A computed fold for a 77-nucleotide RNA from a Planctomycetota bacterium, annotated as transfer RNA.
Its Rfam family is "tRNA". It is annotated as a transfer RNA.
[in-house]
């Protein structure tokens, strides 16, 4: 240094083509069961979708730069 993915709740993730309210699992909160605990049933809290900036009426999406994080690869010594 050059390509290419990838960054959305504590954690893995899903959202493809711009519009309807930003989900799902696991986690934790409290409930219910239960002698108790574990499992299972239910509620519920949490998110400015990695920055900024730009396109559009309207951005998680599209575009640009930067950050970080992965994978691949050339040249010279």
């Nucleotide at each position: 240094g050059g390509c290419g993915g990838c960054g959305u709740a504590g954690c893995u993730c899903a959202g493809c083509c711009g519009g309807u309210u930003a989900g799902a699992g696991c986690a934790c909160a409290c409930g219910c069961u239960u002698c108790a605990u574990a499992a299972g049933c239910g509620u519920g809290g949490g998110g400015u979708c990695g920055u900024u900036g730009g396109u559009u009426c309207a951005a998680g999406u599209c575009c640009a730069a930067c950050c970080g994080c992965c994978g691949c690869u050339a040249c010279c010594a």
The RNAcentral record of the sequence draws on ENA and MGnify. RNAcentral records the identical sequence in 2 taxa.